[in-house]
Molecule: small-subunit ribosomal RNA
Organism: metagenome
RNA sequence: UCGUGCGCGAAACCUUGCUUCGGUGAGGUAGUAGAGCGGCGAACGGGUGAGUAAUGCAUGGACAACCUGCCUCCGGGAGGGGGAUAGCACCGCCCGAAAGGGCCUUGGCGAAAGUGGUGGUAAUACCCCAUGACACGGGACAUUCUCAUGGAUGUCCGGUCAAAGGGUGGGGAUCCCUUCGGGGACCCAUCGCCCGGGGAGGGGUCCGUGUCCUAUCAGCUUGUUGGUGAGGUAACGGCUCACCAAGGCGAUGACGGGUAGCCGGUCUGAGAGGAUGGUCGGCCACACUGGGACUGAGACACUGCCCAGACUCCUACGGGAGGCAGCAGCCGAGGAUCAUUGGCAAUGCGCGAAAGCGUGACCAUGCGACGCCGCGUGGAGGAUGAAGGCCUUCGGGUUGUAAACUCCUGUCAGGGGCUACGAAAGGUGCCGUUCCUAAUAGGUGCGGUACUUGACUUCAACCCCAGAGGAAGCUCCGGCUAACUUCGUGCCAGCAGCCGCGGUAAGACGAAGGGAGCAAGCGUUGUUCGGAAUUAUUGGGCGUAAAGGGUGCGCAGGCGGGCGGUUAUGUCGGGUGUGAAACCCCACGGCCCAACCGUGGAACUGCAUCCGAAACUAGCCGUCUUGAGUGGAGGAGGGGAGAGUGGAACUCCAGGUGGAGCGGUGAAAUGCGUUGAUAUCUGGGGGAACGCCGGUGGCGAAAGCGGCUCUCUGGCCUUCAACUGACGCUGAGGCACGAAAGCUAGGGGAGCAAACGGGAUUAGAUACCCCGGUAGUCCUAGCCGUAAACGAUGGGCACUAGGUGGAGGAGGCUUCGACGCCUUCCCUGCCGCAGCUAACGCGUUAAGUGCCCCGCCUGGGGAGUAUGGUCGCAAGACUGAAACUCAAAGGAAUUGACGGGGGCUCGCACAAGCGGUGGAGCAUGUUGCUUAAUUCGAAGCAACGCGAAGAACCUUACCGGGGCUGGACAACUGGAAGUAGGAACCUGAAAGGGUAACGACCGGUAUCCAAUCCGGAACCAGUGCAGGUGCUGCAUGGCUGUCGUCAGCUCGUGUCGUGAGAUGUUGGGUUAAGUCCCCUAACGAGCGAAACCCUUGUCCUUAGUUACCAUCACCUUGGGUGGGGACUCUAGGGAGACUGCCGGUGUUAAACCGGAGGAAGGUGGGGAUGACGUCAAGUCAUCAUGGCCCUUACGUCCCGGGCUGCAAACGUGCUACAAUGGCCGGUACAGAGGGAUGCAAGACCGCGAGGUGGAGCAAACCCCAAAAAGCCGGUCCCAGUUCGGAUUGCAGGCUGAAACCCGCCUGCAUGAAGUCGGAAUCGCUAGUAAUCGCGGAUCAGCUAUGCCGCGGUGAAUGUGUUCCCGAGCCUUGUACACACCGCCCGUCAAGCCACCCGAGCAGGGCCCACCCGAAAUCCGUGACCCAACCCUCUGGGAGGGAGCGGCUGAAGGUGGGUUUUGUAAGGGGGACUAAGUCGGAACAAGGUA
Repeated sequence: UCGUGCGCGAAACCUUGCUUCGGUGAGGUAGUAGAGCGGCGAACGGGUGAGUAAUGCAUGGACAACCUGCCUCCGGGAGGGGGAUAGCACCGCCCGAAAGGGCCUUGGCGAAAGUGGUGGUAAUACCCCAUGACACGGGACAUUCUCAUGGAUGUCCGGUCAAAGGGUGGGGAUCCCUUCGGGGACCCAUCGCCCGGGGAGGGGUCCGUGUCCUAUCAGCUUGUUGGUGAGGUAACGGCUCACCAAGGCGAUGACGGGUAGCCGGUCUGAGAGGAUGGUCGGCCACACUGGGACUGAGACACUGCCCAGACUCCUACGGGAGGCAGCAGCCGAGGAUCAUUGGCAAUGCGCGAAAGCGUGACCAUGCGACGCCGCGUGGAGGAUGAAGGCCUUCGGGUUGUAAACUCCUGUCAGGGGCUACGAAAGGUGCCGUUCCUAAUAGGUGCGGUACUUGACUUCAACCCCAGAGGAAGCUCCGGCUAACUUCGUGCCAGCAGCCGCGGUAAGACGAAGGGAGCAAGCGUUGUUCGGAAUUAUUGGGCGUAAAGGGUGCGCAGGCGGGCGGUUAUGUCGGGUGUGAAACCCCACGGCCCAACCGUGGAACUGCAUCCGAAACUAGCCGUCUUGAGUGGAGGAGGGGAGAGUGGAACUCCAGGUGGAGCGGUGAAAUGCGUUGAUAUCUGGGGGAACGCCGGUGGCGAAAGCGGCUCUCUGGCCUUCAACUGACGCUGAGGCACGAAAGCUAGGGGAGCAAACGGGAUUAGAUACCCCGGUAGUCCUAGCCGUAAACGAUGGGCACUAGGUGGAGGAGGCUUCGACGCCUUCCCUGCCGCAGCUAACGCGUUAAGUGCCCCGCCUGGGGAGUAUGGUCGCAAGACUGAAACUCAAAGGAAUUGACGGGGGCUCGCACAAGCGGUGGAGCAUGUUGCUUAAUUCGAAGCAACGCGAAGAACCUUACCGGGGCUGGACAACUGGAAGUAGGAACCUGAAAGGGUAACGACCGGUAUCCAAUCCGGAACCAGUGCAGGUGCUGCAUGGCUGUCGUCAGCUCGUGUCGUGAGAUGUUGGGUUAAGUCCCCUAACGAGCGAAACCCUUGUCCUUAGUUACCAUCACCUUGGGUGGGGACUCUAGGGAGACUGCCGGUGUUAAACCGGAGGAAGGUGGGGAUGACGUCAAGUCAUCAUGGCCCUUACGUCCCGGGCUGCAAACGUGCUACAAUGGCCGGUACAGAGGGAUGCAAGACCGCGAGGUGGAGCAAACCCCAAAAAGCCGGUCCCAGUUCGGAUUGCAGGCUGAAACCCGCCUGCAUGAAGUCGGAAUCGCUAGUAAUCGCGGAUCAGCUAUGCCGCGGUGAAUGUGUUCCCGAGCCUUGUACACACCGCCCGUCAAGCCACCCGAGCAGGGCCCACCCGAAAUCCGUGACCCAACCCUCUGGGAGGGAGCGGCUGAAGGUGGGUUUUGUAAGGGGGACUAAGUCGGAACAAGGUA
């Protein structure tokens, strides 16, 4: 679900009769509800992906080894009987809370076991008999086919197996029964039933091929592999069992472990591939976990059964119940995924004759921007480019036609109206028609017609209404990558995909403005493919970047010479089948479009099969000689093994000579030696290694091999061309060899020499150096099996220019003897074309061009580590990860820089020399300390007598105190005459504050005066503001220092190189020089060098006052005067010097050397002049300036103090220490400067500083002004002095308001240290050093011994480049590029992270053995039980069953093994982490390569 299989069959309620009013009967409800017997379905549909690496899936085949309910077609049939039973009714009992169960005891039945009992009952339920074409199985015969067992078909013989003549509807002639209503037989229709055959669809089984990672899983297997027989299944089969045999699988990856449902497809990709398997579709598996069967056509069965287990729930504790990976929903977990909706209207399924019923399949709706698609949030106009915002160089720019405003439009949402598609079937009624039939009943099929069915649906579509109204966000803006400013922040906060941003001017953080990109989305995260040729089949590599095995032999495998034939494996062409649908693609079509959907096509690159082709490949057959090999004749060689033998050296022993050292090193010492070393001579012993020859020479596969002789032995080369006839190449595994060191055992041991001892070196020195010295080095036997085992280059074959050496052969030419020349084969070097290479380089010995085979690589570190395995006596070897971490690690080349690398060359760099500093005292600057303040800056050279060329106040910036606040100073606006000012007074230290007398000015109107007015100065008020020596020199300009007055630094064009870049600029000469010459793939050019400029040295000329004075004159003797224009000089102009001339050298050049002339000679001397750049060099305190900061103070004024402070240290100087000197006296000669609040003469006063006074002079005129050293004379007599002058006292002078802090000078007095200076260090090469004085700036004065100039006197030394320092050029190495003040290693200490080992502890997976053994099938048994059938019938038999036993058997238990995970005291190393410790290993010759 079916009443069209069957038997039963209510109630509430309504009506009604009776009633003792409690109830009861009848009818309806209704043959309904309901349960039951029976049939079909429930094995479909729906869910999930746990398991499964093959019992799966995909694809193509096979079943001659199979099954199939319902559906369909065909053939045949359905005869006769029988016994039960559920439900139901009645009669009990027990247990229980219930679910439910039981009936043991008592009663009943029964002989008993046992069973609730009794009664009655139907069928399409069950059973028996009959018939049985066909079927099944057996036998015989025949035909035919194939694929091996064999298959198919036909005939004959005998054997076995069936059913429901039931349901429904209709008919009415005949017959039967009848309760007279009818029922049955019978006929028809229809649905069913049985047997058999076929079909369709579905399923089962077998086979080929394909299907993830791991070899740190290499051996697995006993029902295992096969056979015989049996059982079992629908069916083959070791599927199961007995017996027999000993097989089967595996490097083409068995077995094990891990992971996983598979496919159509999906994503990506140019493709090849890679990744994936959610939705849809196909297959499989599963249904709480494990096991099992039953029923059935089909199950080992999601919402069935049994058992075991875990869990949850109920319980009265005795016992029971359950299985959402169906739809919704709940909880948990999670980064995360919806409604406990509507409907069977459609599609489909099940049942039914049908109506119909059922269906969380399905159809719909709801929620979620989760995805895809479409649409809107308005359109057009609109510039004083509004306001506001933001930026600003303050002009403006931008937001921006954007807005406002004007005119329009009307999608979506909203309101109202109207109303489709999805609906056609089916059913019923009527009409027509077909078939069945006796039938115009009835039924079936077909056609027509009327009625009937919508969850969605308050929908879509369409019409009307109103109105710009309700509707824009997100990310980004440093590069990649489209898009930029301001503010805030200050290595903070933060950002970040990679590189990287942020430490006071951040386009990178945060915000704002602006912009860019997408858009109902935008970003983020995760994941996959791509880019990535970065696993390379297409399509990579291995000399140095990661990568050739240490070398050979060789099994498997891969690859393989010429010719002919054949087959058809690969290959190629064509046909056929298949490659499901969906998807993708194309065309057309349907929703307004699209997404979406439909129809058709193409495609599905695959597999199978048939036919064909035969070049290549492969198989087979035949043949060949060139690959390969054999043979004959020769050849070279440290090839290997064994035995023997030789000399030199060394050492030891013995002896002789000899007599103090030897030895060793940078220098020494340890050591040896008077017990006689070293040295030397003689003799003897011992071990190891083999000088010269000896050579990028030889041999060997590599490792490796070196005196000579003998024996044994491997390979190679040449030549001859006789033989074999592809016999070849490579080679995973495997096997063998394999330096040194090391190991085992036994020998041996001279020299050498790890360890070890000692001596040195050193901060240390567990090293380098020295003296000793043991293993070892040597031999025999056996291990080990590594190396920078390297040509960092696997092997083989072939091809592709040459040149020149070396080694070994053969041949030819030549007077054939050599030399020589030529040809050829093999080996070994160099150079080099093409080509290759990132470059370097390779280059017939390839790293070129091809083919074949093997090995190996895939960022650095962790790490060749851990773990596992194998090997080893051990040491260790081979194989060999991960976590974690980094944004690199690397190669080659380039430019620099650097080197305790090289070459060449310069410089007062050293050396040679002279004088100093470092010691003293003082001056000055600095540090430090101090302080209220001792203002600030400068810091190796290149800060430190520097900014300071003038700190008592001022300066002055610092400190203390007292004041001012639009301000000490600038601009604008307004106001304002008793205003501004104000020398007087009060207060006060002053500044300032207060008061009073007095009391204005300038310009214009305007020719003058006055008034007025206007403007200005000053004043008052106000406003933006002033002001800051406050910060940042690491935001800057400018200026400066330094390398360095060094000779360098670059460019254009060309050329070379992929490029960085090179060349030029290198080289040979030369120079002070990148100066010049020559050469030259370079040719030119620029900035530097030089020159031009100034000064000085000679001469000429012009001009002579204030300068000059030769000649002449005068005089007061002075160039004073006249005069002169010669000279000096002055200051304008010019000349001169250019390697021009000569000789030599040299490339004939550049140039150099010498010489002449000349005042000057090779740049004559000096100055000015400073390339590209370096040092984030110096300066915000000269000035300027961005930004930040202060604003009754960080501004400004004043007084006082400080910058001058003083245990100490340093720099730069002065004066000295004395006799080349000091002192005294006399006397001579400069240059360059300065001078008006200035220099000041003569004169007078004073010892003096100085004063008085003032001639002269704006100065070639006058003054400062004397120059000093020098020279002449005198004195001192080597001493802390007649040296030295500090310090201090007293008395003075000068400047200045003012010398206390804190000036200079003078006189007298005082008279310190110091007797030439440790380590160390500075300057100078000629008018220089040294020494002597003079002037000036600043300045009232001066702490100036400083600085800048000037002249006087006036040397010595060096013609060298080894060394120190610095520099230039070339070259070399580099791990440096912040560039050696670089880089960088290891231990230790600290923090953090992951990992390994680990006594163990805990869990999971798997396996083995044994124990126990549920359910259940099977087997056996079955003395107990049983309706159908049989018999000789209270019974027996057939058959069946309960029970029992057995095999198997899940879970469980015990023991063992294996694997994996977690955890762990402790142990181990590793990675990482701004500023820790110790050293200094590597990079340069890295200081010992």